[in-house]
RNA sequence: CCCUUAGAGUUUGAUCCUGGCUCAGGACGAACGCUGGCGGCGUGCCUAACACAUGCAAGUCGAGCGAAUGAAGUUCCUUCGGGAAUGGAUUUAGCGGCGGACGGGUGAGUAACACGUGGGCAACCUGCCUCAUAGAGGGGAAUAGCCUUCCGAAAGGGAGAUUAAUACCGCAUAAGAUUGUAGUACCGCAUGGUACAGCAAUUAAAGGAGCAAUCCGCUAUGAGAUGGGCCCGCGGCGCAUUAGCUAGUUGGUGAGGUAACGGCUCACCAAGGCGACGAUGCGUAGCCGACCUGAGAGGGUGAUCGGCCACAUUGGGACUGAGACACGGCCCAGACUCCUACGGGAGGCAGCAGUGGGGAAUAUUGCACAAUGGGGGAAACCCUGAUGCAGCAACGCCGCAUGAGUGAUGACGGCCUUCGGGUUGUAAAGCUCUGUCUUCAGGGACGAUAAUGACGGUACCUGAGGAGGAAGCCACGGCUAACUACGUGCCAGCAGCCGCGGUAAUACGUAGGUGGCGAGCGUUAUCCGGAAUUACUGGGUGUAAAGGGUGAGUAGGCGGGACGGCAAGUCCGAUGUGAAAUACAAAGGCUUAACCUUUGAAUUGCAUUAGAAACUGUCGUUCUUGAGAGUCGGAGAGGUAAUCGGAAUUCCUAGUGUAGCGGUGAAAUGCGUAGAUAUUAGGAGGAACAUCAGUGGCGAAGGCGGAUUACUGGACGACAACUGACGCUGAGACACGAAAGCGUGGGGAGCAAACAGGAUUAGAUACCCUGGUAGUCCACGCCGUAAACGAUAAAGGCUAGGUGUAGGGGGAGCAAUUUUCUGUGCCGGAGUAAACACAAUAAGCAUUCCACCUGGGGAGUACGGCCGCAAGGUUGAAACUCAAAGGAAUUGACGGGAGCCCGCACAAGCAGUGGAGUAUGUGGUUUAAUUUGAAGCAACGCGAAGAACCUUACCGGAGCUUGACAUCCGCAGAAGGCCGGGUAAAUCCGGCCGUGCCCUUCGGGGAGCUGCGAGACAGGUGGUGCAUGGUUGUCGUCAGCUCGUGUCGUGAGAUGUUGGGUUAAGUCCCGCAACGAGCGCAACCCUUAUUGUUAGUUGCCAUCAUUAAGUUGGGCACUCUAGCGAGACUGCCCGGGUUAACCGGGAGGAAGGUGGGGAUGACGUCAAAUCAUCAUGCCCCCUAUGUCUAGGGCUACACACGUGCUACAAUGGUCGGUACAAUAAGACGCAAGCCCGCGAGGGGGAGCAAAACUGGAAAACCGAUCUCAGUUCGGAUUGUAGGCUGAAACUCGCCUACAUGAAGCUGGAGUUGCUAGUAAUCGCGAAUCAGCAUGUCGCGGUGAAUACGAUCCCGGGCCUUGUACACACCGCCCGUCA
Repeated sequence: CCCUUAGAGUUUGAUCCUGGCUCAGGACGAACGCUGGCGGCGUGCCUAACACAUGCAAGUCGAGCGAAUGAAGUUCCUUCGGGAAUGGAUUUAGCGGCGGACGGGUGAGUAACACGUGGGCAACCUGCCUCAUAGAGGGGAAUAGCCUUCCGAAAGGGAGAUUAAUACCGCAUAAGAUUGUAGUACCGCAUGGUACAGCAAUUAAAGGAGCAAUCCGCUAUGAGAUGGGCCCGCGGCGCAUUAGCUAGUUGGUGAGGUAACGGCUCACCAAGGCGACGAUGCGUAGCCGACCUGAGAGGGUGAUCGGCCACAUUGGGACUGAGACACGGCCCAGACUCCUACGGGAGGCAGCAGUGGGGAAUAUUGCACAAUGGGGGAAACCCUGAUGCAGCAACGCCGCAUGAGUGAUGACGGCCUUCGGGUUGUAAAGCUCUGUCUUCAGGGACGAUAAUGACGGUACCUGAGGAGGAAGCCACGGCUAACUACGUGCCAGCAGCCGCGGUAAUACGUAGGUGGCGAGCGUUAUCCGGAAUUACUGGGUGUAAAGGGUGAGUAGGCGGGACGGCAAGUCCGAUGUGAAAUACAAAGGCUUAACCUUUGAAUUGCAUUAGAAACUGUCGUUCUUGAGAGUCGGAGAGGUAAUCGGAAUUCCUAGUGUAGCGGUGAAAUGCGUAGAUAUUAGGAGGAACAUCAGUGGCGAAGGCGGAUUACUGGACGACAACUGACGCUGAGACACGAAAGCGUGGGGAGCAAACAGGAUUAGAUACCCUGGUAGUCCACGCCGUAAACGAUAAAGGCUAGGUGUAGGGGGAGCAAUUUUCUGUGCCGGAGUAAACACAAUAAGCAUUCCACCUGGGGAGUACGGCCGCAAGGUUGAAACUCAAAGGAAUUGACGGGAGCCCGCACAAGCAGUGGAGUAUGUGGUUUAAUUUGAAGCAACGCGAAGAACCUUACCGGAGCUUGACAUCCGCAGAAGGCCGGGUAAAUCCGGCCGUGCCCUUCGGGGAGCUGCGAGACAGGUGGUGCAUGGUUGUCGUCAGCUCGUGUCGUGAGAUGUUGGGUUAAGUCCCGCAACGAGCGCAACCCUUAUUGUUAGUUGCCAUCAUUAAGUUGGGCACUCUAGCGAGACUGCCCGGGUUAACCGGGAGGAAGGUGGGGAUGACGUCAAAUCAUCAUGCCCCCUAUGUCUAGGGCUACACACGUGCUACAAUGGUCGGUACAAUAAGACGCAAGCCCGCGAGGGGGAGCAAAACUGGAAAACCGAUCUCAGUUCGGAUUGUAGGCUGAAACUCGCCUACAUGAAGCUGGAGUUGCUAGUAAUCGCGAAUCAGCAUGUCGCGGUGAAUACGAUCCCGGGCCUUGUACACACCGCCCGUCA
């Protein structure tokens, strides 16, 4: 300089952090599921180093040897079949030589010089091969084979005779070889080596082929090459819950042995050797080049290919040989298998194929030596399951194909649909082409430049033919590319994590569609990555996991200033090595690629060597600032021991004194008339030391508090004449270490575990009370732990300030004040931190060393070790299980937390309810049905402003099926009306009348209605209010709920909206990092209270006239009506208050501080209510869950609850008389006067579609009577007789008269409403409605009491605090049991 480094889901209501789990990537000797066309190159028992049938895998040399065999040819004989001789090709058992130590397999063992890397051997060997020098003379004795014979089932063996060699053995010759011995020179780290040269001793040989030349062999020696042996440095696994191991052990002397060094072996001597830098033990494992992954550093692996090692059924042993302690050699032992005549024998696939077995799982009992290589041979040649090829397998990598172009009416079919269409989709069909692969036919290699080709008639080339033979797998909620329908209904199932499924599932199953990859695609197992989640690169420890309880100190680690030397670390250059293959780069060869070839670079390492000297190290000299020492001085609950003191509690004795004391929320147990408690005096004993006293002091921590004395440790200040880095930290070991506990002996006043009693309580093995033993105290000895905390290890350095306090010093000084050192607090800036916070006493900035952490639970548990008298302590896991556990902060909610405030919330009052009877609603029960909804407040006189039929949804009968209702089609007929039969009615049967309207080209057409027919469809008060719209309730007419911009915070969020006042109010004022705004509040709206004006009819009548009467004339002044205005705004005054908002009082005023009442209901909460008002998705029914019809039911009745009415009486009842309203309604109606009836009511009908007509207000008031009784109270119940409505009054309406005359004498616990024209009380009207009100909604009449206040109950608002809650306290959660 260049290149390289990607994240996501999941803890929460939300946030930031910590932290685990999971996913996306790559890889594989893989396996499994579904599917499968071709070719090339690779790869293929990972498990039982389990057992193996069969065949093959190591032979070769006749040119070493004796033999045997005996072809061609030649000669002779012949009965012509052949025979004999010669000949010696060929073949061969045996002796002999070389090779079977290579090649091939496997990974059991091995934690080791086994492997890797770099060195050493002056301590070694090396057949065949190469080079060099010298040599091979002359003899001997055997033996296999062959022959004879014997034994044995066999394998095999014995004896005798005979025979050869390149087999074997002496002798000769021989050195520069070997050995011994005395020297010289040079070299080496040492033992020692090299060269020269003297003497002595020892040691060799083999021949074969060829006519020959010659070639192949043989012997000795030296050198080389190749291959090996031994030794050493360094490197690479786990466990310390393995801490001590070792007798040939460590060393020496001598000997033996080996190719060679060496305790390798032996004898003797000495007592060593290894280990916390991990010995020994146990477990696991072949090692490496490399392979996978990764940005890298690393992590994992050690298949194929290559190097090394080890092994060959298990264990042991040697022989031969150059080489073995030998895979296809030998011996012994064991196990197993086979043969056997039972005497005895044979065998070793971890060679290539193959078999059984094991297993999720891994191939042919193939061809060839043509190539490459190996063994033997002079060679030809032979052998070669090495190797080259082929077969099987999608096991992997790579390449190719399954067609190309055109083709819209966007065909059919499928799927979806808002029913219009969309999509599959140019996809198909159709038309025009092509021929890669495949099929057939022909030619036909390279690999071998002479011969020789398993592969192979293969690769390749040419021709012909036809779209023909060739596509699947997985996924589609998020992560993660890709969506709909149906089925299912917490079932079946899915799932890598979060999670999905309980009737509308993009998550299950199927289909259509889509996405991804593609002859493959998914799943599973394993490894790396992501994971900075073991952090060397590259993390942390106040609160998330994590600082040891504290000290002094060993090993170790680290270490102040200056100068000089060395060069171990360090840096740079050079040399050697780092095998090949692989990986990388560049070229090249197969049509391309995979694959292969060549070259380069790389291999970050190790060793040797030349240099440098800053830093570290080491050696030497030196310095004073670190550290220590010295002199002087003051402070202190520092420690140990002894002695002394007073107050208080308790006890004892005595006195005074009398009935209680004590204790608690309240009590009781307890003490006391045998004299307590109280009080006075005296005495005893133990323990602790008030005041001073202080986020004051001292100590390393634990800890230390009356006074005095003795002994003693440390810190601090001042001075600067001492030493000269002597320092810091500190594994292990050592010491100290609260309380409780343990042992021995004392002591024991108070307190007080255990225990006893009394209370409390559902219980109370507790909290409270009365007692009370260990213990607490002392001495000695153990224990060794605590929230042993600053939850913050120690040390020194650096980095703004301010303000206290303790001890000491300096300057000027009486002080105040200023400055400095040490300690101890608070506030605060930079900085840090997830935040909280820390902030010179750091949690800041850097350094050194120690300790500790790595998700939660299991668990500080189990086992083992160590310690302890015990209790227990210390060290300290795993199985299994979860997807979280956790920290800080935020917003809410909650609190039997705190503060402020409000409300008929309490309190103060009045009237009730709960008791009685009855009405009504609900539950329950009953029933054929008693239709259904509503369920704390906020269901229950609620939906229902009115169930005899209807309503009606329910029940049992009887019917209908295109339907009671809507649209469309066809046919017929007007529609409609009247009558009869039958029936419970509907349904049904029959007859009579009737021929309409519009247009017309007179054929017909149209509208409406009725009947019939077919199907689309109708219909459903059937389900789901947890699929919905709309509407409503509730918190609550409470004062709140939010937004924009800005600011603060990493963020959720905060601020604004908090604070000080004030208000009914987030109402207003002031202040303020906020400034503004919106929905709410208020106001605007309606009504009511006063008045002006306009208008006077149906209203009114002061004046005038008139009448029985505002009846009429007249009038509109008044009342009233209903339009428009006025008025009230803290406007005025006084006082308070911040010169404010506002509050208190007053004036004026009809009304005074939102005048009274109403309408009006913020953001939201309750899956609140309603599918039965209505609408509506989906599901369900379709001769019934639809529809018609008569009857029944919704009205039942041992019971329970809610809401009302009427009462219980004298503030009353009854009777008589007299007075005063308002809101409303009225034609299918309200109905007057008049008549009848005791009455309900009836008859009749003036008036009124209304300010016109209709209707006796009641309580009250005036009188009479009743006189406290179950009554002249109360009216239930029942009987009789009636009335009204209505087809219909039995089930099941209302009313009247007469008679009857129940319970009830003011209501337990509890509970409701109401603050003024209110409560209470009195009547009147309306809606619904044929009829039916004690209900509901309105209207007026009469008309109170009380509110000190803010303690408590309920609900609410604001601020603050705690929280492990967020479904939000009806939360969460612990234990036991099932």

Predicted 3D model of a 1378-nucleotide RNA (small-subunit ribosomal RNA) from an uncultured bacterium. Rfam family: Bacterial small subunit ribosomal RNA. The prediction has a mean pLDDT of 85. The sequence is in RNAcentral, with records from Greengenes.